[in-house]
Context: one part of a larger RNA
RNA sequence: UCGUGUUAAGGGAACUCGGCAAAUUAGCCCUGUAACUUCGGGAGAAGGGGUGCCUGCCUGGUGAUCAGGCAGGUCGCAGUGACAAGGGAGCUCUAACUGUCUAAUAACAACAUAGGUGACUGCAACUCGGAAACGACUAGUAUAGUCACUGAUUCCUGCCCAGUGCGAGUAUCUGAACACCCGGUUCAACGGGACGAAGGACUCGUAAACGGCGGGGGUAACUAUGACCCUCUUAAGGUAGCGUAGUACCUUGUCGCUUAAUUGGCGACUUGCAUGAAUGGAAUAAUGAGAGCUCUACUGUCCCUAACACGAAUCCGCUGAACUUUUUAUCCUAGUGCAGAGACUAGGGACUCCUUAUGGGAAGUGAAGACCCCGUGGAGCUUUACUGCAGCCUGUCGUUGAGUUACGGUAUUUCAUGCGCAGUGUAGAUGGGAGGCGUUAUAUCCGUUCCUUGCGGGGAACGGGGAGUCAAUGAUGAGACACCAUCCCUGUUAUGCUGUAACUCUCACUCUAUCGAGGACAUCGAUAGGUAGGCAGUUUGGGUGGGGCGCCACACCCUCGAAAAAAUAUCAAGGGUGCCCAAAGGUCAACUCAUGUGAGUCGGAAACUCACAAUAGAGUGUCAUGAGCAAAAGUUGGCUUGACGCGAUCACGCAUAGCAAGUGAUCGCGAGAGGAAACUCGGGUCAAACGAACCAAUAUGCCUUUUUGAUGAGGGCUAUUGACUACAGAAAAGCUACCCCGGGGAUAACAGAGUUGUCGCCGGCAAGAGCACAUAUCGACCCGGCGGCUUGCUACCUCGAUGUCGGUUCUUUCCAUCCUGGCUGUGCAGCAGCAGCCAAGGGUGAGGUUGUUCGCCUAUUAAAGGGGAUCGUGAGCUGGGUUUAGACCGUCGUGAGACAGGUCGGUUACUAUCUAUAAGGAGUGUAAGAAGUCUGAGGGUAAGAAUGAAAUAGUACGAGAGGAACUUUCAUUCGUCGCCUCUGGUCGAUCGGUUGUCCGAUAGGGCAUUGCCGAGCAGCUACGCGAUAAGGGAUAAAAGCUGAAAGCAUCUAAGCUUGAAACCCGGCCUAAAAAGAGACUUCGUUAAGGACAUCGGUAAAAGACCGGUUUGAUAGAUUCGGGAUGUAAGCACGAAGGCAACGACGUGUUCAGUCCGCGAAAACUAACGUCCGAUUUACAAUAUUCAUCACG
Repeated sequence: UCGUGUUAAGGGAACUCGGCAAAUUAGCCCUGUAACUUCGGGAGAAGGGGUGCCUGCCUGGUGAUCAGGCAGGUCGCAGUGACAAGGGAGCUCUAACUGUCUAAUAACAACAUAGGUGACUGCAACUCGGAAACGACUAGUAUAGUCACUGAUUCCUGCCCAGUGCGAGUAUCUGAACACCCGGUUCAACGGGACGAAGGACUCGUAAACGGCGGGGGUAACUAUGACCCUCUUAAGGUAGCGUAGUACCUUGUCGCUUAAUUGGCGACUUGCAUGAAUGGAAUAAUGAGAGCUCUACUGUCCCUAACACGAAUCCGCUGAACUUUUUAUCCUAGUGCAGAGACUAGGGACUCCUUAUGGGAAGUGAAGACCCCGUGGAGCUUUACUGCAGCCUGUCGUUGAGUUACGGUAUUUCAUGCGCAGUGUAGAUGGGAGGCGUUAUAUCCGUUCCUUGCGGGGAACGGGGAGUCAAUGAUGAGACACCAUCCCUGUUAUGCUGUAACUCUCACUCUAUCGAGGACAUCGAUAGGUAGGCAGUUUGGGUGGGGCGCCACACCCUCGAAAAAAUAUCAAGGGUGCCCAAAGGUCAACUCAUGUGAGUCGGAAACUCACAAUAGAGUGUCAUGAGCAAAAGUUGGCUUGACGCGAUCACGCAUAGCAAGUGAUCGCGAGAGGAAACUCGGGUCAAACGAACCAAUAUGCCUUUUUGAUGAGGGCUAUUGACUACAGAAAAGCUACCCCGGGGAUAACAGAGUUGUCGCCGGCAAGAGCACAUAUCGACCCGGCGGCUUGCUACCUCGAUGUCGGUUCUUUCCAUCCUGGCUGUGCAGCAGCAGCCAAGGGUGAGGUUGUUCGCCUAUUAAAGGGGAUCGUGAGCUGGGUUUAGACCGUCGUGAGACAGGUCGGUUACUAUCUAUAAGGAGUGUAAGAAGUCUGAGGGUAAGAAUGAAAUAGUACGAGAGGAACUUUCAUUCGUCGCCUCUGGUCGAUCGGUUGUCCGAUAGGGCAUUGCCGAGCAGCUACGCGAUAAGGGAUAAAAGCUGAAAGCAUCUAAGCUUGAAACCCGGCCUAAAAAGAGACUUCGUUAAGGACAUCGGUAAAAGACCGGUUUGAUAGAUUCGGGAUGUAAGCACGAAGGCAACGACGUGUUCAGUCCGCGAAAACUAACGUCCGAUUUACAAUAUUCAUCACG
């Protein structure tokens, strides 16, 4: 010193983030008990009283060493006497409750819960596991199971279906494959069409689905407010409630209560940044190791510490690790340096070693920083990122059979059908052909009915009627008709094959013990479309005065920066481009612009015309800029297409290395345009106006592939078009505080360094005000400095880690001084002030709120100063804040999640090697060994600082009201040093009381915190007591004397006198290791002296120090004195009672007994002994000594 305990006077939370910790309370009996309430509670509420022992008796009980009661007696400070054993009350938030949770930093308001609601599910169920078989739910069956949200109870749960989901519907649209149809010279690849499922579009519903729930203006007879009105707008515009909240930024909102004082708490108000209704809203008894506040009791939490006990540390004995360790190390200050040095520079300091402590430094040890950035690193999670995959829905085919109906398709078949104009007329096409049909009632014709047709007509059937009629010829026309054959268009009959829809069946197949049930469905397989964070793989750019947000400085052009060759950076400054034009291109020719002056009908400042002047002041496609340009490169006109084809070279792009697209210039060949020609022309006067490969499309031909040819398809060559603006060009969204790895001080946050805009302080000038008057006081605009405290900037040190706010503890320093001291001015009468000068010796405190620094407030005070020391101080503490993991609210986000927004909870390692510091020792040196006494260079210091009162004195001063000082005295506060007589604390020395239990009882003891309780000497202590200067010297500001420069004046220049808590002495402490190592006295080989050992303590961690050692009171024992406790044991007597035995207890013997770290006396015991202990002389070499002068 620490740990664990015990105790503390007076105060009683003043401590602190916070009563953390501790203390208080406590058992049983009796009594008594509030608000509120879900009537159960609350409740052990709160509060009050009792409690031992002995004697006798009573009741219950079979009885007991059981339980209960009554009456007496009696002791103590205290009777649940020890142990064990709730402190209580009030207000609020929150969760209803008991329960659960992060094994090892979070026990909570989080989870769960009963209750409420919604969704799915009829059992071969939904849901879940599995590749499947199969299994769970379940040997359950809608009062059931699963999923989701909410979270007891009470009162309630508003509006919105536009968005996203989910459900239902669906005329129409969209919608894949197979099969079907058409094309493809055949076949095929392939192309097209039609049909058309789920899904989507579309319609409706659904919010206890995901979710959402406005703005502006005006208005009432004071003002204010706005029931009311207008307007924009929405899917709807937040209802009831609650509200500065665990949600409110501003904010410490405003008011009230609580307090001396309240960033706290409670109650209200409420304009709610950003409350709000099962993402549940509001209220709520009970419950809570939950969060906040208050009161009471209580206390060492504190004022302010002290003592004691045990353990650790310390010391001795034995045993005996680890971390760490580049080297070296005696440091300090300043500087320097990669900007924070034991090692460098300068100065100072500094003999060697050991021990105990402390924890300032070694940017101490520990861990390749977890924050930040970077990496074409990783992982987990999310989603309307990209790409996929399970799963699910759906179509088709197979497993897969029989049949019916309806409507289609196709092949064959029956029967019909066919109208331009002209023509008697309804001419399908081609070929044959000169006759056909008819008199068996079947032709022509007439009538009726039916079918068809737009009309006219055509066809069929039936009836009448009874012999001819049609064709040919001729006419018309592109084509000519009777009749026969073949075929086409359109329709129709029948049959075969086949499709779609609906239905029936049983035989596959499925279920079932069976009976049966289902049934070509389902299942399973294949294939196709849809859906698909359920799952998977990935991506999610760069620049950047850190990163992010912002921006593009990411491809190009111009000017400037750019420093007169070229080149040249910044998130430097100023601008522009991503086109346009068939003329605004080419060529040839003609002309001259802007502007001004003069003249001219309307005519004016400006219209048009003329004349003159006019080097460009115009124009040149462009919202760029620069250069260039006058019989032009501008303006106007004519003719035209060179805005050509194929090549080459050079230059820019692009470091006299290489490099693409793109751009420009020059040349050759060909074909052209304009011009009389020379010539010019490969777009625009020049510098911007742009894009690789793959892939696709188009074009032109050519080559090529399957023996050949053709067709189709593919491949290749050439050209054009389509884009990558991150512009030499991946296919691409987020979160991470659950995080990880590799790196970086190449790069941020803290601190340092640099700078100092900002900040703070000072100054110059003096406009102004101060009644007049710049400068008693205040002082604008402007200007100049200083500091390195604020905030910035920079990115220099540190990312193989320098622990981050505040408090606390402790030290030191600066002065720009808050007080105290000395002065000056004053708009200073005095008192009290205001402003300034010198001055850093000392002092600068206590509380309320808040994590706060800061600030506000309260009462004091002489004053309650400002800064630095790694925003001093975490190997010193704390851990309230910030800044991990849990959780809640608001806001943002679809979400994962996020928030210099709020809120509750949340592990602080290290045995000290060096140095430093505080102490204690050992050794060496100081030219012989010792003992004692000193000196004092040097060092330290605050040893004192401040205040009040009285006298001076109601004086000076002042009209009064008021009201000093020098000096003296007393007292106080704080600090420092010492002490224990007193007061108080402690006192595990000791004495006494007493509970439980054990030693059989007594006596005497052990254990239970020393068991608890009462008292307490010595010692140690504060809360107690004592002490705690004057003066001198030299000065500061300032005040003066004499006094010139400057005949005066002047405190100064020479000279002199004063003058402060600051400086130096004085005082105190330390100090011969002060290397210049000191002095004096005495002793000393006839051994001085010392050590060990021994008895001890005025001393003490170990060492040391001091005393004694028989010539002795050093310690012990003994006796006495002085103290503490409080009257011992034994015996005698008494004692409530009781027949007696017995009997708590009382009185006497007894100021007893017991004890003592104190004092004295007194040689009874032990101080017995052992060792150490003071040089030797000679030679050699070198330097110095004294005087004077100079400088300092």